RNA sequence: CCGAGAUAACGGCUGAACCGCCGGCGCGCCGAUGCGCCGGCGGCCGGGGGACCCAGGUGCGCCGUUCGCGGCGCGUGGGGCGAAUCGCCGGUGAUCCGGUGUAGCGCAGUUCCAGCGCGAGCCCGUCAGCUCACCUCGGAAGCCUGUGGAAACGGAGGG
Numbered sequence: 001c002c003g004a005g006a007u008a009a010c011g012g013c014u015g016a017a018c019c020g021c022c023g024g025c026g027c028g029c030c031g032a033u034g035c036g037c038c039g040g041c042g043g044c045c046g047g048g049g050g051a052c053c054c055a056g057g058u059g060c061g062c063c064g065u066u067c068g069c070g071g072c073g074c075g076u077g078g079g080g081c082g083a084a085u086c087g088c089c090g091g092u093g094a095u096c097c098g099g100u101g102u103a104g105c106g107c108a109g110u111u112c113c114a115g116c117g118c119g120a121g122c123c124c125g126u127c128a129g130c131u132c133a134c135c136u137c138g139g140a141a142g143c144c145u146g147u148g149g150a151a152a153c154g155g156a157g158g159g
Base pairs, nucleotide, nucleotide: 001158002157011144012143013142014141018043019042020041021040022039023038024037025036026035027034044139045138046137047136048135049134054129059074060073061072062071063070064069077127078124079123080122081121086101087100088099089098090097091096104118105117106116107115110151111150112149113148114147
C1' cells in the first nucleotide's frame, strides 16, 4: 500500500435463557474421545421484592359543619415479565372475531437510507412507587432471518 464482513455451515436468528468442570443415562465412534438429556458445583447473564430522601396521596351522591373537615352509602381494584401499547371501523348489546392504523421492536459486527416482518402471550391475587443493606426467582421456548445501497471501523492474507 492492497485487502474478504456467507464455504448452507459443529453456521446462525428472536430471547437473560450461556460458558467451564464432575457424575449418570442414551446415541455415535473404535486411528474414536463427539452429540443429546438429567443432576451437582463454579462463573457469567436476566428478573422481582425491599429504607431514609424524593415522589404520590379517594371517583360520585347525601347529611352535618366551628368551612379546617367529619359521617353514611354507592362505585372501582392494582401490579409483574415482555418490543408487543394506544386508537378507528365492522360483525355484536357484551364476550369474542376481523380489518386498518399506531407507540415500540426485529432482520449475521456498527451507523444511515430503503425494503421486509412483529406489534403476542403469560403470571401475581386485593398486595408491592423509587430504594442502600438485605431477601428471593429464572437461565426457557420457538426457528432458518441469513434483503439491498452507502459510510466509518476492522482486518485473515498478500506486496